RNA sequence: GCCUCCUUAGCUCAGCUGGCCAGAGCACCUGUCUUGUAAACAGGGGGUCAUCGGUUCGAAUCCGAUAGGGGGCUCCA
Numbered sequence: 001g002c003c004u005c006c007u008u009a010g011c012u013c014a015g016c017u018g019g020c021c022a023g024a025g026c027a028c029c030u031g032u033c034u035u036g037u038a039a040a041c042a043g044g045g046g047g048u049c050a051u052c053g054g055u056u057c058g059a060a061u062c063c064g065a066u067a068g069g070g071g072g073c074u075c076c077a
Base pairs, nucleotide, nucleotide: 001073002072003071004070005069006068007067010026011025012024013023019057028044029043030042031041032040050066051065052064053063054062
């Protein structure tokens, strides 16, 4: 330098054949229970879906650029 994959809640990830108000587990907060803690049970908060732009009636999902990260190649695709 080139190719390829990834970037979604504090963490690990699903969703990526465009349309149901963006989800799960863990963690966190509150309550019940307990002498108290843990566990269990019930409820709750938390995300401009890396950033910017484009296409579309509609984008986490398609296209482009940029940034960060993983893997490969080294004159060949």
Predicted 3D model of a 77-nucleotide RNA (transfer RNA) from Enteractinococcus fodinae. RNAcentral holds the sequence, with entries from ENA. RNAcentral records the identical sequence in 6 taxa. It matches the Rfam family "tRNA". It is annotated as a transfer RNA. Its mean pLDDT, the model's own confidence on a scale to 100, is 80.